[in-house]
RNA sequence: GCAGAAAAAGGCAAACCAGUCGAAAGGCUGGGACGCAAAGUUUCAGAUCUACGGUCUAAAGACUAAGAUGGCUGAACUGCCUCGU
Numbered sequence: 001g002c003a004g005a006a007a008a009a010g011g012c013a014a015a016c017c018a019g020u021c022g023a024a025a026g027g028c029u030g031g032g033a034c035g036c037a038a039a040g041u042u043u044c045a046g047a048u049c050u051a052c053g054g055u056c057u058a059a060a061g062a063c064u065a066a067g068a069u070g071g072c073u074g075a076a077c078u079g080c081c082u083c084g085u
Base pairs, nucleotide, nucleotide: 001085002084003082004081011036012035016031017030018029019028020027021026034071040077041076042075044074045073046072047069048068049067050066053064054063055062056061
């Protein structure tokens, strides 16, 4: 450097519940564990979601500034353990 069978010196924590923030997607804290070998960090590329506000419209609605997801994929950076190579 490559790889990941079983584990754990150890780590993280889905759904759901409570509180809280947000217009929403969703975030944070606590409880809780479905899972995770990067489920550590970063929206750089793609994907998905939201649309208070803005534009168009008679309306329905469409588009969108902006925002959200790193536990959607790729990429970059960093790191623990180990049957192994």